Context: one part of a larger RNA
RNA sequence: GGAUGAACGCUGGCGGCGUGCCUAACACAUGCAAGUCGAACGAAGAGGCUCCCUUCGGGGGGUACUUCAGUGGCGAAUGGGUGAGUAACACGUAGGUGACCUGCCCCGAAGCAGGGGAUAACGGCUCGAAAGGGCCGCUAAUACCCAAAAGGGUCGCGCUUCGCAACGCGAUCAGAGUCACGGCGUUUCGGGAGGGGCCUGCGGCCCAUCAGCUAGUUGGUAGGGUAAUGGCCUACCAAGGCGAUGACGGGUAGGGGGCCUGAGAGGGUGGCCCCCCACACUGGCACUGACACACGGGCCAGACUCCUACGGGAGGCAGCAGUGAGGAAUAUUGCGCAAUGGGCGAAAGCCUGACGCAGCAACGCCGCGUGAGUGAUGAAGGCCUUCGGGUCGUAAAACUCUUUUCUGGGGAAAGAGCGAGGACGGUACCCCAGGAAUAAGGUUCGGCUAACUACGUGCCAGCAGCCGCGGUAAAACGUAGGAACCGAGCGUUAUCC
Numbered sequence: 001g002g003a004u005g006a007a008c009g010c011u012g013g014c015g016g017c018g019u020g021c022c023u024a025a026c027a028c029a030u031g032c033a034a035g036u037c038g039a040a041c042g043a044a045g046a047g048g049c050u051c052c053c054u055u056c057g058g059g060g061g062g063u064a065c066u067u068c069a070g071u072g073g074c075g076a077a078u079g080g081g082u083g084a085g086u087a088a089c090a091c092g093u094a095g096g097u098g099a100c101c102u103g104c105c106c107c108g109a110a111g112c113a114g115g116g117g118a119u120a121a122c123g124g125c126u127c128g129a130a131a132g133g134g135c136c137g138c139u140a141a142u143a144c145c146c147a148a149a150a151g152g153g154u155c156g157c158g159c160u161u162c163g164c165a166a167c168g169c170g171a172u173c174a175g176a177g178u179c180a181c182g183g184c185g186u187u188u189c190g191g192g193a194g195g196g197g198c199c200u201g202c203g204g205c206c207c208a209u210c211a212g213c214u215a216g217u218u219g220g221u222a223g224g225g226u227a228a229u230g231g232c233c234u235a236c237c238a239a240g241g242c243g244a245u246g247a248c249g250g251g252u253a254g255g256g257g258g259c260c261u262g263a264g265a266g267g268g269u270g271g272c273c274c275c276c277c278a279c280a281c282u283g284g285c286a287c288u289g290a291c292a293c294a295c296g297g298g299c300c301a302g303a304c305u306c307c308u309a310c311g312g313g314a315g316g317c318a319g320c321a322g323u324g325a326g327g328a329a330u331a332u333u334g335c336g337c338a339a340u341g342g343g344c345g346a347a348a349g350c351c352u353g354a355c356g357c358a359g360c361a362a363c364g365c366c367g368c369g370u371g372a373g374u375g376a377u378g379a380a381g382g383c384c385u386u387c388g389g390g391u392c393g394u395a396a397a398a399c400u401c402u403u404u405u406c407u408g409g410g411g412a413a414a415g416a417g418c419g420a421g422g423a424c425g426g427u428a429c430c431c432c433a434g435g436a437a438u439a440a441g442g443u444u445c446g447g448c449u450a451a452c453u454a455c456g457u458g459c460c461a462g463c464a465g466c467c468g469c470g471g472u473a474a475a476a477c478g479u480a481g482g483a484a485c486c487g488a489g490c491g492u493u494a495u496c497c
Base pairs, nucleotide, nucleotide: 001497002496003495004494006493007492008491009490010489013368014367015366016365017364018363019361020360021326026324027323028322030321031320032319035074036073037072040071041070044067048063049062050061051060052059053058081279082278083277091203092202093201094200095199096198097197100196101195102194105192106191107190108189109188110187111186114146115145116144122137123136124135125134126133127132152173153172154171155170156169157168158167177184178183205251206250207249212242213241214240217239218238219237220236221235222234223233224232254276255275256274257273258269259268260267261266281302282301283300284299285298304315305314306313307312332358334357335356336355340354341352342351343350344349371401372400373399374398381392382391383390384389406434407433408432409431410430411429415424441486442485443484444483445482446467447466448465452481453480454479455478456477462469463468
């Protein structure tokens, strides 16, 4: 000198774009953050339309509509948060998979014919303070089950190869309807796209005051398990495996694209944004599913908090706001789904604290303003003085002008797609009027380092980044005048180059 997710002191007019718990992965009140489909299904409900009966009060059936819960489907594994753990194939890069998976989407091939038994909802009874159950009975489906038919798949054997593919033989495996005529869906198979699992070479921290480490340890055989290889797991067998090219141990740490600095080499760093990983009160476990060992799912254990009728229950903000605590320190319990994107749905649409906006903060970067011109008896006043004067100083006043900004009034968007629909927003922007009106500070002035005098003080009070100033004329302390440098900022502190 540059830089910062900064903080502190003094000061503070506006706008645009960004950024904003670095500490306690501390604890959390309250609200919201994941639903949707009636064109899969049964039911219930008031009103509408319609048909039948009617004692004219009404009752029953059908239909479209609507609604809550339920069965069922898809989603909930994405999006959003955090950086605790992790020195590891976690990440980066380059490869491998003859050892693998893949819902929705796209392309292609083939099929969808017949039956059955339940169950929630619902009704009844019942236990419990509650959370939540139990028994009996009824019912539907794109829920569940059975057998027939196989273009095809899977498995076994033969052939073959490296264990692929292909061929032959045997065994075995499907299915669902809805809408109302055009689809949507469903079953099996092949391919694709995108996504993922696993393996490997190389690369990126500190300590040797860590030198030896290792029993599933290293390898083999067989088996289990997985989508799949593997000591991943188990049994048996062998005695191996790693290490100064740093094993093992300890400390620290999410990694990368990047960012800061630097002429570069390098050094430092990983906040915002993007990719990957890990985690979701702590530890463990599986279930469902194409995908989880699952932030707003489940079970168990633990700590903590809450409710209780004391028998027993409920909870998990490292989602968005917000609260307490910690701290030098970090924001609103805001508006909207109008746009972009996502889930569901045939669609209308619903949901979306993702997102789009607004609010707060000079936290950062950038832009603008706080007026312009004329104006010397160089006014008054302050300060200095050799008492002549010098300086603040064209500075002010005064005169002329302008209106960025400000105040008041009027108009008013784009962003929206074939059309309607705009949170932002009566905002940006435009026009009119008014009036210099509403807007300047901070630090420093001994040398480094740009800027000097006076007074006060008297090794005191104090200053200080280093050198050093102060003990009676202090350009170094304090005040004043003046000056220098930056300027809505200026200094200080911390950290990096």